Molecule: transfer RNA
Organism: Halisarca harmelini
RNA sequence: GUGUUUGUAGUUUAAUGGAAAAAUGUCUAUCUUCGGAAUAGAAAAUAGGGGUUCAAGUCCCUUCAGACAUU
Numbered sequence: 001g002u003g004u005u006u007g008u009a010g011u012u013u014a015a016u017g018g019a020a021a022a023a024u025g026u027c028u029a030u031c032u033u034c035g036g037a038a039u040a041g042a043a044a045a046u047a048g049g050g051g052u053u054c055a056a057g058u059c060c061c062u063u064c065a066g067a068c069a070u071u
Stems, first nucleotide, its partner, number of pairs: 001070007010024004018054001026042005047063005
């Protein structure tokens, strides 16, 4: 350089084109002498841009970043 592939919450993973779920972590409250565990609750995400569509995390193009193969 070329080709393939991946990008979702702090982390690990879900989501037939009908609008984002869970685990874990963090915070708050209850409980406890304190801590931990447990219970209840809260915050938190679709890499950037454009296109198709009534509707895009999903389909198409492009950029960026990572991985693999080849040179």